The RNA shown here (transfer RNA) has 71 nucleotides and comes from uncultured Treponema sp. The coordinates come from a structure-prediction model, not an experiment, and the mean pLDDT is 82. The sequence is in RNAcentral, with records from MGnify. Rfam family: tRNA. Rfam links the family to the GO term triplet codon-amino acid adaptor activity. The family's RNA type in Rfam is transfer RNA. Lineage of the source: Bacteria > Pseudomonadati > Spirochaetota > Treponematales > Treponema.
């Protein structure tokens, strides 16, 4: 120079731009004498950061930062 990848404490989803999600772990209850396993519920998010387009953008566009990989 060329490509991918940044989304919840952790791994990762998210279709053709219309109300941001699942497992894991956290907190609370319920089962037990307790603990573990389970069951049921809650909390948790400036979609890596800065502009732009759009009635709306994680998601199209441009930058730019870390990171992996190619040459």
């Nucleotide at each position: 120079g060329g490509g991918a990848u940044a989304u919840a404490g952790c791994u990762c989803a998210g279709u053709u731009g219309g109300u941001a999600g699942a497992g894991c772990a956290u907190c609370u209850g319920g089962u037990u004498c307790g603990c573990a396993a389970u069951c049921a519920g809650a909390g948790g998010g400036u979609c890596a950061c800065c502009g732009g387009u759009u009635c709306a953008a994680a998601u199209c566009c441009g930058g730019c930062u870390a990171u992996c990989u190619c040459c």